About this RNA
Predicted 3D model of a 75-nucleotide RNA (c-di-GMP-I riboswitch aptamer) from Desulfuromonas sp. The sequence was found by an Rfam model in a public genome assembly.
RNA sequence: CUCCGAUAAGAGCAAACCUGUGGCAACGCAGGGACGCAGAGCCAGGGGCCCUACCGGGGUCGCCCAGUCGCCGAA
Repeated sequence: CUCCGAUAAGAGCAAACCUGUGGCAACGCAGGGACGCAGAGCCAGGGGCCCUACCGGGGUCGCCCAGUCGCCGAA
């Protein structure tokens, strides 16, 4: 350094739901809240799914693949 992922250690994130808020909506943001997560970090390039005042556009990375960056170090 790569692979790998432990009843390790120190950290981290935050589902559903509720409140407020933006949006036609999917959904996003903030607060509360924890179902869970070895990357549940970022990214909308490919696929899937979802929405749509629709044939144009939007959303989802906590659906998968790819890209990129990253904590620790047992077997």
It matches the Rfam family "c-di-GMP-I riboswitch aptamer". Rfam's curators write: GEMM was predicted in a large-scale screen for bacterial structured RNA regulatory elements.